[in-house]
The RNA shown here (THF (Tetrahydrofolate) riboswitch aptamer) has 98 nucleotides.

Parts: sequence; C1' cells; structure tokens
RNA sequence: GGUAGAGUAGAUGCCGCGCGUCAAGUGCCACGGGAUGGAAUGUUGCCUGUGGACGAAGGCUGCAGAAGCGGUCGCGGUGCGGUAUCGCGUUCGCUACG
Repeated sequence: GGUAGAGUAGAUGCCGCGCGUCAAGUGCCACGGGAUGGAAUGUUGCCUGUGGACGAAGGCUGCAGAAGCGGUCGCGGUGCGGUAUCGCGUUCGCUACG
C1' cells in the first nucleotide's frame, strides 16, 4: 500500500419503574450555545437556553364527604433504566488476512 471488519451521537421494538391526564410533557417555528467512532474536520441527525405559535390525553371505584388521598383499567406522537436490532461523509488510526 490492498481487501474485509469493529466502534459515536442516536433511532426503533420489547420489558421494568415513573410522570401527566389538575394542560406538564411530546411535536412545530426563530435565534443562540454544546456534545458527537481513538484523532482531525464536518453533514444528516442529537442535546440544550430564550422567545413564539399551536395544543392532545378519563372512565369505574374505595376512604373522605370541602379540599384531597388511594385502587383499577385506559390514554399521552410522555420521562428514565435495561435489552435486541439498526447506526459517521472525508483523511489518519485500530483489528484480521495475503
């Protein structure tokens, strides 16, 4: 030097534990900041701050009988953890092979 491969941020499914259903959270828009295979750089994507627009998701039941607390089954483009699968463009590096 050649061929093949591993590995990020994260995404989706499943499981567990929560939160909300009392309008939080998620999603959308604008601007700013940040982290992103071992290194450099950088895009899609990701996280985050501020502002804006929009605005979904409840029945039954126990205690109490005012407020409220709980159980159960649902619901939410809901949070966290585990797990399976998927998962870096370029240059270098790493692993295997001749």